[in-house]
Molecule: transfer RNA
Organism: Candidatus Fibrimonadaceae bacterium
């Protein structure tokens, strides 16, 4: 250079055209307990960026950045 993969809460990760965008850990409240810790309630908190196809796109495609592999 070219061929392939991947980018979704802070972290790992699930969703593969109509889900209220889920779930663990961490965070933050508050229960329990003299007090920590651990256990249980709740809460916040995401779809890499741009264009297309669709009534509809996190889900297809195309481009662009970024990651990682493979090839000479």
């Nucleotide at each position: 250079g070219c061929c392939c993969u991947c980018a979704u809460c802070g972290u790992c990760u699930a969703g593969a055209g109509g889900u209220u965008a889920g779930g663990a850990c961490a965070u933050g409240g508050g229960a329990c307990u003299u007090u920590c810790a651990a256990u249980c309630c709740c809460a916040g908190a995401a779809c890499a960026g741009g264009g297309g196809u669709u009534c509809a796109a996190u889900u297809c495609c195309c481009c662009u950045u970024g990651a990682g592999g493979g090839u000479a």